This is a predicted structure of a 75-nucleotide RNA (transfer RNA) from Euryarchaeota archaeon RBG_19FT_COMBO_56_21. Its mean pLDDT, the model's own confidence on a scale to 100, is 82. It matches the Rfam family "tRNA". About the family: Transfer RNA (tRNA) molecules are approximately 80 nucleotides in length. The sequence is in RNAcentral, with records from ENA.
[in-house]
RNA sequence: AGCGGGGUGGGGUAGCUUGGAAAUCCCAUCAGGCUCAUAACCUGAAGAUCGCUAGUUCAAAUCUGGCCCCCGCUA
Numbered sequence: 001a002g003c004g005g006g007g008u009g010g011g012g013u014a015g016c017u018u019g020g021a022a023a024u025c026c027c028a029u030c031a032g033g034c035u036c037a038u039a040a041c042c043u044g045a046a047g048a049u050c051g052c053u054a055g056u057u058c059a060a061a062u063c064u065g066g067c068c069c070c071c072g073c074u075a
Stems, first nucleotide, its partner, number of pairs: 001074007010027003020058001029045005051067005
């Protein structure tokens, strides 16, 4: 330099193909229950303007352009 994959709550992940309800699940956190107590288990809650920016559209995590970052391959 070229090509491919990826960037979504604190961590990890689904959703992108086929745009449409302020976005899924797991762990962690907080509150309550249970217990002599802790863990486990059960219930609930908070937490993401979906890497940045511009565009298309009535409507964008999802489509398009540019840029940034991570991983891999090739030279």